[in-house]
Context: one part of a larger RNA
RNA sequence: GGAUGAACGCUUUCUUCAUGCCUAAUACAUGCAAGUCGAACGCGCUAAACUUGUUUAGCGAGUGGCGAACGGGUGAGUAACGCGUAGGUAACAUGUCUAUAAGACGAGGAUAACGGUUGGAAACGACUGCUAAGACUGGAUAGGAAUAAAGAAGGCUUCUUUUUUAUUUUAAAGGACUAUUAAUAGUACACUUAUGGGGUGACCUGCGGCGCAUUAGCUAGUUGGUGGGAUAGAAGCCUACCAAGGCGAUGAUGCGUAGCCGGACUGAGAGGUUGAACGGCCACAUUGGGACUGAGACACGGCCCACACUCCUACGGGAGGCAGCAGUAGGGAAUUUUCGGCGGUGGGGGGAACCCUGACCGAGCAAUGCCGCGUGAAUGAUGACGGCCUUAGGGUUGUAAAGCUCUGUCUUCAGGGACGAUAAUGACGGUACCUGAGGAGGAAGCCACGGCUAACUACGUGCCAGCAGCCGCGGUAAUACGUAGGUGGCGAGCGUUGUCC
Numbered sequence: 001g002g003a004u005g006a007a008c009g010c011u012u013u014c015u016u017c018a019u020g021c022c023u024a025a026u027a028c029a030u031g032c033a034a035g036u037c038g039a040a041c042g043c044g045c046u047a048a049a050c051u052u053g054u055u056u057a058g059c060g061a062g063u064g065g066c067g068a069a070c071g072g073g074u075g076a077g078u079a080a081c082g083c084g085u086a087g088g089u090a091a092c093a094u095g096u097c098u099a100u101a102a103g104a105c106g107a108g109g110a111u112a113a114c115g116g117u118u119g120g121a122a123a124c125g126a127c128u129g130c131u132a133a134g135a136c137u138g139g140a141u142a143g144g145a146a147u148a149a150a151g152a153a154g155g156c157u158u159c160u161u162u163u164u165u166a167u168u169u170u171a172a173a174g175g176a177c178u179a180u181u182a183a184u185a186g187u188a189c190a191c192u193u194a195u196g197g198g199g200u201g202a203c204c205u206g207c208g209g210c211g212c213a214u215u216a217g218c219u220a221g222u223u224g225g226u227g228g229g230a231u232a233g234a235a236g237c238c239u240a241c242c243a244a245g246g247c248g249a250u251g252a253u254g255c256g257u258a259g260c261c262g263g264a265c266u267g268a269g270a271g272g273u274u275g276a277a278c279g280g281c282c283a284c285a286u287u288g289g290g291a292c293u294g295a296g297a298c299a300c301g302g303c304c305c306a307c308a309c310u311c312c313u314a315c316g317g318g319a320g321g322c323a324g325c326a327g328u329a330g331g332g333a334a335u336u337u338u339c340g341g342c343g344g345u346g347g348g349g350g351g352a353a354c355c356c357u358g359a360c361c362g363a364g365c366a367a368u369g370c371c372g373c374g375u376g377a378a379u380g381a382u383g384a385c386g387g388c389c390u391u392a393g394g395g396u397u398g399u400a401a402a403g404c405u406c407u408g409u410c411u412u413c414a415g416g417g418a419c420g421a422u423a424a425u426g427a428c429g430g431u432a433c434c435u436g437a438g439g440a441g442g443a444a445g446c447c448a449c450g451g452c453u454a455a456c457u458a459c460g461u462g463c464c465a466g467c468a469g470c471c472g473c474g475g476u477a478a479u480a481c482g483u484a485g486g487u488g489g490c491g492a493g494c495g496u497u498g499u500c501c
Base pairs, nucleotide, nucleotide: 001501002500003499004498006497007496008495009494010493014372017369018368019366020365021331026329027328028327030326031325032324035066036065037064040063041062043060044059045058046057047056048055049054050053073284074283075282083208084207085206086205087204088203089202092201093200094199097197098196099195100194101193102192103191105139107137108136114129115128116127117126118125119124143170144169145168146167147166148165149164150163151162152161153160154159174189176187177186178185179184180183210256211255212254217247218246219245222244223243224242225241226240227239228238229237259281260280261279262278263274264273265272266271287306288305289304290303309320310319311318312317337363339362340361341360345359346357347356348355349354376406377405379403386397387396388395389394410442411438412437413436414435415434416433420428445490446489447488448487449486450471451470452469456485457484458483459482460481466473467472
C1' cells in the first nucleotide's frame, strides 16, 4: 500500500447493488415453513332443486394414490476414496420422463370411516356389527428371471452376447368425457410386462492437497485362501475352517488441527493466506443406537429404544426437539422484522380449474461494503466586523463573508403514472419515472501538523499533567502535552484496533 462477513470512537443528505451470529452444533415461548387428488373409494353434515329419494354444489374426517429422500439450514464430526482430477464396473440399481412392442382375462375374502358398548385426567384405545375401491388375495396367459444341457459369435482372467430344449417362479385397474341404436365405439389419462434412451445414484482404482519423530514400531477379521451367507452389486462386508501373513523413515501407528473444491485476497510473478456471500460435493439434525416403508432414507419438521433436559398430569401415565423463516434468553467487541405476496421463477399434487410453497420474489433495519450524487454557481476590496499574531507600522483568516445576479441536481408540494404479464392475474407500489410550482432554503465532518510525513504560531503546564507506530518529547521561552488561531490530508466519512498478503 491492498484486503476485510469486521469491531470501537467522533460524525452523518440521499440513491443503486450487495452483505449481515465469525462466539454457545447453547436452551428455546409463539406463529408459520408439505401437502394435494372427488376424473380411485365408501360415508357423514349443510344448502338448493324437484321426479320424495335422487341429483347438483359446498364442507368434513377416513380408505387409497403421488409427494413428503426435493427444496431450506448448519459445519459438530471427518486426515477419509470425504473432496478434486482422470478412469473403471465383463460386479450394479433406477419412481417420474421418453421411444418401441405386447397386454389388460376371470374370480374371491376382508377392513377403516360409520353405528353400538366400553376403558382413560389426557395422549390414546378395546370389543362388537355393517360397507367400498385403482386397497388386498388366489387362478389363466404372455414376456422376463433362475437352474441344467447343447450350439454359434466375440472378448478384458473369472466371462459377454445370442439360439434351442427342459424345469421352477412371476402381471394387470380402472374412472372421466364425447357419440349413438344402451350396449358398444372413440378420445386423452391411468394400469401391467419387456427392450432401449436420458438423467440420477452406488461401488472400485491411479494421482493430488497438514502439523508434530520431544509420536517408531502398528495389526487377530488383522493379511490371504476355500466353503457358505448377506447385498442392487465386487469385496473379511459377515461367518466356519486353513495358512501366517499385512503396514512402516518414500513416515506406519499415535496425538493435535481441519469439512473439501470452483474460487477469493495479495503479489510483477513464483508463491503465501483463505474457503463468508454465489455454485458443486460431503457430513449432520438434542446425544447415542436401530431398523421399517419406499424407486430412492437408515429419513431435520417419520417410527422404535436408551441417556440428559424441558413441559402437562387426576401420579396411573403422557408430550417435545428452530444447525427451516421470523423471534426470545444466554454468550459476546459484534450481526436485522415475531413484515408483504405467491404477481414472476421454480417445486409438490391434480386431466384441469386450482391448492400448498418463510424455496423464492419483495419491502423493513444497519455507512457493514462498493459505486454514484449533493451540501450551491458567478460576481464581489474601501481587503468590512470579529478572531489570531504583531517589531504596534501592520500581517493573516480572505473573494472568504455581507451585498448583487442566477440555477434547481438532491429536496418539498401538486398532478400523471409504468416495464416486469403479447388474454386475465402485480406483493413490490401510487414505487421508479415524467410534468408543473416553491425557495439557497433542509445536508460536513474526522484526523494530523518534531523527523520518518504534506502541514506553525501564541498561550497554559513545568519530568507534573500527559503524548507515543519507531526514534523519542515534557525538569519555566515545548512547532512533540492541553487549548486557540492558522495550515495540511481525506471526505459522508475519518481515525484506531484485530487478521491476511
Predicted 3D model of a 501-nucleotide part of an RNA (small-subunit ribosomal RNA, 5' domain) from an uncultured bacterium. Its mean pLDDT, the model's own confidence on a scale to 100, is 84. The RNAcentral record of the full RNA draws on ENA and SILVA. It matches the Rfam family "Bacterial small subunit ribosomal RNA".